[in-house]
This record gives sequence, C1' cells and structure tokens, in this order.
RNA sequence: GUUCCGCCUAGGCCGGGGGGCUCGGCGUCCCCUGUCACCCGAGAUACGUCGACACGCGGGGGCUGAAAGCGCCCGGGAAGGCGUGCACGGGCCGGCGGCAAGCCGGGGUGCGACGAUGAGACCUCGUCCGUUGGGAUCGAAGGUGGCGGCGGGCGCACCCGGAGGGGUGUCCCUGUCGUCUUCACCACGGGAACCGGGCCAGGCACGGAAGUGAGCAGCCCCACCGUGGACUUACGAUGCUCGGCGGGUCGCGGGGUCGAGAAGCGCCCCGGGGACUUGCCGCGGGUACCACACGUCAACCCGGGAUGGCGGGAC
Repeated sequence: GUUCCGCCUAGGCCGGGGGGCUCGGCGUCCCCUGUCACCCGAGAUACGUCGACACGCGGGGGCUGAAAGCGCCCGGGAAGGCGUGCACGGGCCGGCGGCAAGCCGGGGUGCGACGAUGAGACCUCGUCCGUUGGGAUCGAAGGUGGCGGCGGGCGCACCCGGAGGGGUGUCCCUGUCGUCUUCACCACGGGAACCGGGCCAGGCACGGAAGUGAGCAGCCCCACCGUGGACUUACGAUGCUCGGCGGGUCGCGGGGUCGAGAAGCGCCCCGGGGACUUGCCGCGGGUACCACACGUCAACCCGGGAUGGCGGGAC
C1' cells in the first nucleotide's frame, strides 16, 4: 500500500398527507392513508417548539451503519403502477320526448330513355272470364223394322200305299229375290266332332226290282266370334275452332282521330302519416372505460452532500 475480519462513531430508518391554529413551518386536536416496524413526558385563555437551513421539543430504546460496478443521504422534478373518490365533462348501455330522413299525395326546378318512321290523350277491336249453340279431333257404343214372290225345315192334324214312302192343310222358324224403311251396311279371317242348313262318295236301311230313306267324312253356307272400313249419336273428353248474349280490361297488340311532348331520376318546397329503422337534439337513469381529484409506491432526470476512527489477520 492492497484486501479481509471484528469493535466503534457520524449518519440513516422506526411513517406520510389534508384540515384547523399561526405571520409562517411542525406538534398537541380532527380526518384520510401506508408499513414487518418503537416507548415515556409536557403542550390551547395568551399552547409547545422553531424561523424559509422553520417538516416539532425533552428523555429512552431497537435495527442499520461508512458504502463507488449496481451504491448511501438531502433537496427539486417526474413516466408509470396501485388504492379511494367523483356520474361535472367525454365514452358506452337502456328509457322518455322532439325534429328530420326512409313511406304516400301535390307543386317547382334540372336532367331526360323515347318521340312527326307519331309523344300523349281519346275512341274502337282483339287477347281474358261466364253462359249458350255449332264444328273438328279422339274415344266409347251400336247393327232396324215391315210387306210380297219363290224355296227349305221341326212340329201337329187328316188322307193314300205291302215296306221305303206319297199327298193336303196349318203354326212356327228360316234361305233367297224384289220393295219400303233405317245409321244398323261393306270387305276379310276364323267357324260348330254329334246335338245348325244344303249337296252328300263309300258304307247302311227298306224293297223281287225300280227306287226311296236316314246319313258320317268331305265341300259349300249360316248362326256365332274377330279385324278393318263406312255410317249413326241418347254418351264422354279436348294444348283445336266458329258464332250469340253478358262481363271485364293492369299489361300487350291491331285500327282510327287530334298532333308535341314524355315515362323516369336528382334536388327543393307544401301537406299527410299507424308501425318500424336510422341520424341529430333535449330530459332522465345506469356504468368508473377515458379524463379529473386525493392518497400511496416509484423507474428515471437535475443539483448538493457524506464516504470517518480503532484493533487484528493475510499478501
């Protein structure tokens, strides 16, 4: 000299703020607020103490204590945090009231799609609806009745014949032709095992024979069934159509007359407005978010100050 330890001393802390008092500061008094955090004593009639270095006085106690890298003390300023208060101001949320706008009507003004290839207005017709009557289309349904001629057949009655059979009459059914009527007509296909018709090979029956008869298959036909066409309508339907009568007409379209404006939008004004929405204003309520006030802690900044004494160890 450096560093470490111990013991001291100065210093620091053991609260702060507001009001009152005072010429003024502080205290005793009142109020507010903070800390882990002191005790005793005097003090308001004219108190106690101090003087801007005033932030008490006297006595005692506890903690800390000489620090510099961050630091310690005093004074001044100060961002910010936290607590309390406050509804005056701002913000936010309800309530009430008023005004305005959005809505409706009218007026003014500006623009103005469009407009003499015709604005706008008026007239008329159609488009639309009801009712009624037709047509068309589609569907559905349907197949008349009578007279006469000529045939055929079942049945019945009578007559004739030796059998098969022959004849007459009649009822009914039926074919065909003609005719009238009807929408009930035409074409095609199928079609009765027998119990529908016609012709009926073969076979069968009667018979001396002639012949006659019944009759299957087959062929033809009919009833009946089906298909198509035509026809008819007491029926039904319709993305169709034409009339009569009545009604309606926002829009669209056709025609006619007059002949220059005009739908709409913006702004302003006036009037009307039930509800609702928005904006502004006012009244009142709530809310401590901002601001404000008070308290408290305080980063940080500026100025000033202190950093001492003794002993011991180590180097």